[in-house]
């Protein structure tokens, strides 16, 4: 540089519960683990979703829906 978790160290945590916040959609602590080699950051593209009065303007939410980008431990090739 390309690659991958069998192995070591480790990380993070779905759905669900309770709480707090918000119209919402969701977040955020707490528990709890479905599972993830980037499930670490970033809402740039598409895609869902909420709000809008039902299309629709606007503004939001989902990175653990896809792609894309910055970064990082261990191992294997070269």
């Nucleotide at each position: 540089a390309c690659u991958g978790u069998u192995a070591a160290a480790g990380g993070c945590a779905a759905a669900c519960c309770c709480g707090u916040a918000g119209u919402g959609a969701u977040a955020c602590g707490g528990g709890g683990a479905c599972g993830c080699a980037a499930a670490a950051c970033c809402a740039u593209g598409g895609a869902u979703c909420c709000u809008g009065a039902u299309u629709g303007u606007u503004g939001g939410a989902u990175u653990g829906c896809c792609a894309g980008g910055u970064u990082g431990c261990c191992g294997g090739u070269c």

The prediction has a mean pLDDT of 80. This is a predicted structure of a 78-nucleotide RNA (c-di-GMP-I-GGC riboswitch aptamer) from a Syntrophomonadaceae bacterium. Lineage of the source: Bacteria > Bacillati > Bacillota > Clostridia > Syntrophomonadaceae. The sequence was found by an Rfam model in a public genome assembly.